[in-house]
Molecule: transfer RNA
Organism: Panacagrimonas sp.
RNA sequence: GCCGGUGUGGUGAAAUUGGUAGACGCGACAGACUCAAAAUCUGUUCCUGGCAACAGGGUGCCGGUUCGAGUCCGGCCACCGGCACCA
Numbered sequence: 001g002c003c004g005g006u007g008u009g010g011u012g013a014a015a016u017u018g019g020u021a022g023a024c025g026c027g028a029c030a031g032a033c034u035c036a037a038a039a040u041c042u043g044u045u046c047c048u049g050g051c052a053a054c055a056g057g058g059u060g061c062c063g064g065u066u067c068g069a070g071u072c073c074g075g076c077c078a079c080c081g082g083c084a085c086c087a
């Protein structure tokens, strides 16, 4: 240099053919229970703002197509694998 694969919260991992992003689990936090704890049960848990209702943003990065993009298209980055070059 060429070819292929992968990139989503703290973590593992989903999302039919482009149609509510993060289901489900782990972990964490709060509560119940307990003398206390463990176990168990319940609730919350992407980020920012807000007392809240809610608003805005978010799928490696920058653009594009589309009413609508994690998904399609272009460019780029990182990692993994293969191939080539190596006087």
Stems, first nucleotide, its partner, number of pairs: 001083007010026003019067001027045006046057004060076005